[in-house]
A computed fold for a 71-nucleotide RNA from Treponema sp., annotated as transfer RNA.
Lineage of the source: Bacteria > Pseudomonadati > Spirochaetota > Treponematales > Treponema.
It matches the Rfam family "tRNA". From the family's description: Transfer RNA (tRNA) molecules are approximately 80 nucleotides in length. The family's RNA type in Rfam is transfer RNA.
RNA sequence: GUGUCUGUCGUUCAGUGGUAGGACUGCAGUCUCCAAAACUGCAAACGGAUGUUCGAUUCGUCCCAGGCGCG
Numbered sequence: 001g002u003g004u005c006u007g008u009c010g011u012u013c014a015g016u017g018g019u020a021g022g023a024c025u026g027c028a029g030u031c032u033c034c035a036a037a038a039c040u041g042c043a044a045a046c047g048g049a050u051g052u053u054c055g056a057u058u059c060g061u062c063c064c065a066g067g068c069g070c071g
Stems, first nucleotide, its partner, number of pairs: 001070007010024004018054001026042005047063005
């Protein structure tokens, strides 16, 4: 340089056009003499830009970052 794959809460994984979810972590509460555990609740994310569409995490293009192959 080129082909291909990946990019989603702090972490790790789902989500193939119509409200973005699980687990762990964090915070608060219940319980307890206190703490742990358990239970309940809350907070927290679609890499960036542009296009298509009534509507985009999802489809197209470019860019950025990373993995693999070729040179």